[in-house]
Context: one part of a larger RNA
RNA sequence: UUGGGCGUAAAGCGUUCGAAGGCGGUCAGGGAGGUCUGAUAUUAAAUACCUGCGGCUCAACCGAGGUUUCGUAUCGGAAACCAUCUGACUAGAGGGAGACAGAGGCAACUAGAAUUCCCAUUGUAGGGGUAAAAUCCGUAGAUAAUGGGAGGAAUACCGAAAGCGAAGGCAGGUUGCUGGGUCUUUCCUGACGCUGUGCGAACGAAAGCGUGGGGAGCGAAAGGGAUUAGAUACCCCUGUAGUCCACGCCGUAAACGAUGAACACUCGGUGUACGCUGGUUCAAUCCCAGUGUGUGCCUAAGCUAACGCGUUAAGUGUUCCGCCUGUGGAGUACGGCCGCAAGGCUAAACAU
Numbered sequence: 001u002u003g004g005g006c007g008u009a010a011a012g013c014g015u016u017c018g019a020a021g022g023c024g025g026u027c028a029g030g031g032a033g034g035u036c037u038g039a040u041a042u043u044a045a046a047u048a049c050c051u052g053c054g055g056c057u058c059a060a061c062c063g064a065g066g067u068u069u070c071g072u073a074u075c076g077g078a079a080a081c082c083a084u085c086u087g088a089c090u091a092g093a094g095g096g097a098g099a100c101a102g103a104g105g106c107a108a109c110u111a112g113a114a115u116u117c118c119c120a121u122u123g124u125a126g127g128g129g130u131a132a133a134a135u136c137c138g139u140a141g142a143u144a145a146u147g148g149g150a151g152g153a154a155u156a157c158c159g160a161a162a163g164c165g166a167a168g169g170c171a172g173g174u175u176g177c178u179g180g181g182u183c184u185u186u187c188c189u190g191a192c193g194c195u196g197u198g199c200g201a202a203c204g205a206a207a208g209c210g211u212g213g214g215g216a217g218c219g220a221a222a223g224g225g226a227u228u229a230g231a232u233a234c235c236c237c238u239g240u241a242g243u244c245c246a247c248g249c250c251g252u253a254a255a256c257g258a259u260g261a262a263c264a265c266u267c268g269g270u271g272u273a274c275g276c277u278g279g280u281u282c283a284a285u286c287c288c289a290g291u292g293u294g295u296g297c298c299u300a301a302g303c304u305a306a307c308g309c310g311u312u313a314a315g316u317g318u319u320c321c322g323c324c325u326g327u328g329g330a331g332u333a334c335g336g337c338c339g340c341a342a343g344g345c346u347a348a349a350c351a352u
């Protein structure tokens, strides 16, 4: 390489958009590029293969005749498929109209509970902390209690196996702006689609970085008290960065469903969220039946090394992309690109 794989053994890019490329619905027609086919020319000889052939007594060997690939060119033919051109269609895709749900995003304003601190008052000897203690706070009046004030951060109950978002993620309330989705209708466009390396763009938890704010609680580092043989820890008392805001970087995570995206097909049962239709009914928002889109659980067939998956597939197929190939070295060195830095991305060799 061929081939085989990627939930857990090595292996799905963190996610999305998208240029090239690859692939692509139904019907009719055209020419005939791919495709198939005929003829001719060429494809040196030897070699190869075939022969109830011929010549050495046989054979090897030699001779004769025949066959052959692959390809190229010219001329002619076929028209199913692929491509192409023309016309048409509506089942894919998109749009319109009418409804609906939602912690989707951004901004502004705002509420109550709690912690801490400050002031005042009541009040007196403890409080705090732990397995037990001590460091620590307190007669300069703490803890506890009442009233007032300041400030920051987070939003109990509702709350859910729930919902929304491409992923990261999103939760007090109100308002404004704004993205996406679902259902019904079958009104419009008429294949406008899928995927997407290299490449490009955007987003991307936490930590970290820059500048300026902010700082209640928590709390890396640091200090102290314990524990211990030691204790650079686990426990306790403090506590700086940080955590919060604005703007700009970083670009990584067990970024996980450890499961790429899209489409089609393949028994059922039972929840749940949001729609729609029908039935029941005097009427229904209740109930019953059906249906669409999500989200869970249990399972048939099938798959799987097993565990398990099982219409939300890891089943059966198609298209496109990414990735893997013994172990250590190593996600390292070197080089390049990016970054303020931390570092990130790309990515070996030697050894065995």
Stems, first nucleotide, its partner, number of pairs: 004324003007307002012321001014203004021195003025089006033082002035078008048067004053063003092192001093189003096185005104178007111155001116150007126137002163170002208249006217243002222238004260320006268298012302309002326352002335346004
Molecule: small-subunit ribosomal RNA, central domain
Organism: uncultured bacterium